[in-house]
Context: one part of a larger RNA
Molecule: large-subunit ribosomal RNA, domain IV
Organism: Gastrodia elata f. glauca
RNA sequence: CUCUCUCUAAGGAACUCGGCAAAAUAGCCCCGUAACUUCGGGAUAAGGGGUGCCUCUUAAAUAUAAAAAGUCACAGCGGCCAGGCCAGAGCGACUGUUUACCAAAAACACAGGUCUCCGCAAAGUCGUAAAGACCAUGUAUGGGGGCUGACGCCUGCCCAGUGCCGGAAGGUUAAAGAAGUUAGUGGUCGUGAUUUAUAACAGGGUAGCUGACAACCUAAGCCCCAGUGAACGGCGGACGUAACUAUAACGGUCAUAAGGUAGCGAAAUUCCUUGUCGGGUAAGUUACGACCCGCACGAAUGGCGUAACAAUCUGGGCGCUGUCUCGGAGAGGGACUCG
Numbered sequence: 001c002u003c004u005c006u007c008u009a010a011g012g013a014a015c016u017c018g019g020c021a022a023a024a025u026a027g028c029c030c031c032g033u034a035a036c037u038u039c040g041g042g043a044u045a046a047g048g049g050g051u052g053c054c055u056c057u058u059a060a061a062u063a064u065a066a067a068a069a070g071u072c073a074c075a076g077c078g079g080c081c082a083g084g085c086c087a088g089a090g091c092g093a094c095u096g097u098u099u100a101c102c103a104a105a106a107a108c109a110c111a112g113g114u115c116u117c118c119g120c121a122a123a124g125u126c127g128u129a130a131a132g133a134c135c136a137u138g139u140a141u142g143g144g145g146g147c148u149g150a151c152g153c154c155u156g157c158c159c160a161g162u163g164c165c166g167g168a169a170g171g172u173u174a175a176a177g178a179a180g181u182u183a184g185u186g187g188u189c190g191u192g193a194u195u196u197a198u199a200a201c202a203g204g205g206u207a208g209c210u211g212a213c214a215a216c217c218u219a220a221g222c223c224c225c226a227g228u229g230a231a232c233g234g235c236g237g238a239c240g241u242a243a244c245u246a247u248a249a250c251g252g253u254c255a256u257a258a259g260g261u262a263g264c265g266a267a268a269u270u271c272c273u274u275g276u277c278g279g280g281u282a283a284g285u286u287a288c289g290a291c292c293c294g295c296a297c298g299a300a301u302g303g304c305g306u307a308a309c310a311a312u313c314u315g316g317g318c319g320c321u322g323u324c325u326c327g328g329a330g331a332g333g334g335a336c337u338c339g
Stems, first nucleotide, its partner, number of pairs: 001334008010325002014323001019320001027051005036041001038150001052071002055068001057066003072076001084318003088314001090312001092309001096108002112148007124134003151305004156235003161232002163228002166225002170223003177216001180213006189204001191202002236254002239251002263297001264294001275291004
């Protein structure tokens, strides 16, 4: 010097990003216990007292409890073991789950809510458009999928676009079919040249066959019509106006599918910004309560509250302390020196 510990005058968070770490609290018995609350909780709230040994009494009792008398110590849950507490704010209701090996959380899940699909050979899923299987030896109080996320109060406006459901008059529209048009081939059959003649050759061509085109006929879909937001989503501007000023309940105007309702708001969202005001501190970019000019909150991509809960995040206080002022002393292990 380093590691693991013990103690430390006075102060007591002045340390530090931050009380990180340490200290403190601690068992059991008795008393006592607030706001708030979903009446269960909160609660071991908080706060206070007791605790050994011995003698005796009472009770059913040598053990347990209570009472009384006494006694020792600085100290009696004498060791080990063994909650620090309070009040505030955010987030998530809760118990739970998660990045095996840098993240345990406000992320995931959750009960509850709601929308949607599915009538059973179900929808959905796996599989080769299979067999087969799951769903399910279930049957709509069931099963699948999406979103939200206890509970309380609520959940506004817009269907123009996109999606979905429904409709079927008209427009458009596939394969298939098809009156017909056309090309090739084409036994038999004509024609031509050559040959004595046939065959062969050249050219034509009916039926048939093969191909191309085609009026017409024709489904869903799309166009079209309507519905639908706890479907994807969206939810304005400029101007004027009141007897100080300021502001604008009010007015007209442009524009839209409709122009953001309730509630909340410098917020896990506020750029300007350490906004402004208030209380808290001697002093407060944080935190709390308000204000509202919301750059760029907002209602199941849920809004606002909320008791309880938390190795959550954030600010304050009490207790406590070597975190610090600011160091010091000691024990043990290592380092170091010698062997």